[in-house]
Context: one part of a larger RNA
């Protein structure tokens, strides 16, 4: 000098655009953050009334694996980059077929009943795109190549939407490898499923992934193992560059969801607002037993130098469901708060010498503050008041918002501070103090003439900021 997610002190007019728990992955009151479909199904209440409408508890489908948060763990194929073969892929696109005949249940509901509650139990009844069986069936899968054997679901406003199977694609995901990716040797040996093989199991798939047997290997001073620290990257910052430091916001990947473990469902999870078990903590209880998980958005306590509203809207963009109308969406878009940062603007302009008064200095003549003020002549940006008023929306639909913007009106009116002045380093005098009080980034000032302390006048610098502190180059 540059930078900052900054903080502190003094000060503070406006706007635009950004940014805002870096600390306790500490604990959380309250509200909201994931639903939707009646064009899959039976039923109840209600309305009109004789076949319709509305509404939804339940069965069923899809979604809840996205979006949003955080950085605990991880020194690793985790990430970056470049390759690879032994894989799966709901919705979507493309191609060729099929969509036949039956059956048995069950929730809801009714009755009885247990429990304080959470939540159940028994009997009876009923439907489906829920469940099961038969048929058919290949170019699909298996095969000893002879065969064996495998699917489906309907709905409706009659135009479609579905269902099943196959080929191919797209998208997404899993797996393997080369190279790169922090410090310590005051960590030198580490390893027994360890290293390899064979058989088997398991997986969508390769593989000690698992298992039985066999062999004794494998890694390591080109740093194994151990310890400490840490999410990685695009980037950011500094620098002429090389390099150093860093990884907030935004984007990609990874990991996690009170702590630890486990699987279920599913195309996809070993699942933040799902389930089970154990633990700690909090709450309810009739003491028998139950409920919970903000590292979602707000908000509270706590910690801290320090970081915001328990706001509006689905209008736009996008997502889920639905044929659609639409519903949901703390994603998102906006508004609120904060000089936290960057950028822009203003706090007036011209004229004005009796060089006024006052202040300060003085060699007492004067000098300086200083065209500065006053006075005179103007202007009205911003703020203010009044009126009008968008784009963002392609037919409808605008939270923002009567906002941006435009016009009129009034009046210089409402709007300047902070630090410094010994040298480095731009800027000097007087008074007070007297190694005291104090200053200080370094050198150093102060013990009676202090340009270095404190005050004043004057001056220098930056400016809605200025200075200090921390951190990086």
């Nucleotide at each position: 000098g540059a930078a900052u997610g900054a903080a502190c002190g003094c000060u503070g007019g406006c706007g635009g655009c950004a940014u805002g728990c870096u600390u306790a992955a500490c604990a959380c009151a309250u509200g909201c953050a994931a639903g939707u479909c009646g064009a899959a199904c039976g039923a109840a209440c209600g309305c009109c009334c004789u076949g319709g409408c509305u509404c939804u508890a339940g069965u069923g489908g899809c979604g809840c694996a996205c979006g949003g948060g955080u950085g605990c763990g991880u020194a690793a194929c985790g990430c970056g980059u470049g390759g690879g073969a032994a894989u799966c892929u709901g919705c979507c696109c493309u191609u060729g077929g099929g969509u036949u005949c039956g059956g048995a249940a069950u929730a809801a509901c009714u009755u009885c009943u247990g429990g304080a509650a959470a939540c159940g139990g028994a009997a009876g009844c009923u439907a489906a795109u829920a469940c099961c069986g038969g048929a058919u069936g290949a170019u699909g899968a298996c095969u000893u190549c002879g065969g064996a054997g495998u699917a489906a679901a309907g709905a409706u406003u009659u135009a479609u939407c579905g269902c099943u199977u196959c080929c191919a694609g797209a998208u997404g995901a899993g797996c393997c490898c080369g190279c790169g990716u922090a410090a310590g040797a005051u960590u030198a040996g580490a390893u027994u499923g360890u290293u390899g093989g064979u058989g088997g199991g398991g997986u969508a798939a390769u593989g000690g992934c698992c298992u039985a047997c066999c062999a004794a290997g494998u890694c390591u001073a080109c740093g194994a193992u151990c310890u400490u620290u840490a999410g990685c990257u695009g980037g950011u910052u500094u620098g002429a560059g090389a390099g150093g430091a860093u990884g907030a916001u935004c984007a990609g990947c990874c990991a996690c969801a009170c702590u630890g473990g486990g699987a279920c469902u599913g195309a996809g999870a070993c699942a933040c607002g799902g389930c089970c078990c154990a633990g700690a903590c909090u709450c309810c209880u009739a003491c028998g037993g139950g409920a919970g998980g903000c590292a979602g958005c707000a908000g509270u306590g706590g910690g801290g130098a320090a970081u915001a509203u328990u706001g509006g809207a689905c209008a736009a963009u996008g997502g889920g469901c639905g044929c659609a109308a639409g519903c949901c969406u703390g994603a998102u878009c906006c508004a609120g708060c904060a000089a936290u940062g960057c950028c822009g603007c203003g706090u007036g302009a011209g004229u004005g010498a009796a060089g006024a008064a006052g202040g300060c200095c003085u060699u007492a003549g004067g000098g300086u503050u200083g065209u500065a003020a006053a006075g005179c002549u103007c202007u009205u940006u911003c703020a203010g008041u009044u009126g009008g008023a968008a784009a963002g929306a392609u037919a409808a639909u605008g939270a923002c918002g009567g906002u941006a913007c435009c016009a009129a009106c009034a009046g210089a009116a409402g709007a300047a501070a902070c630090c410094c002045c010994g040298g480095c380093u731009a800027a000097c005098u007087c008074c007070g103090u007297g190694c005291c009080a104090g200053c200080a980034g370094c050198c150093g000032c102060g013990g009676u003439a202090a340009u270095a302390c404190g005050g004043a006048g004057g001056g220098g610098g930056u400016u809605a900021g200025c200075g200090u502190u921390g951190u990086u180059c």

This is a predicted structure of a 473-nucleotide part of an RNA (small-subunit ribosomal RNA, 5' domain) from an uncultured prokaryote. The coordinates come from a structure-prediction model, not an experiment, and the mean pLDDT is 88.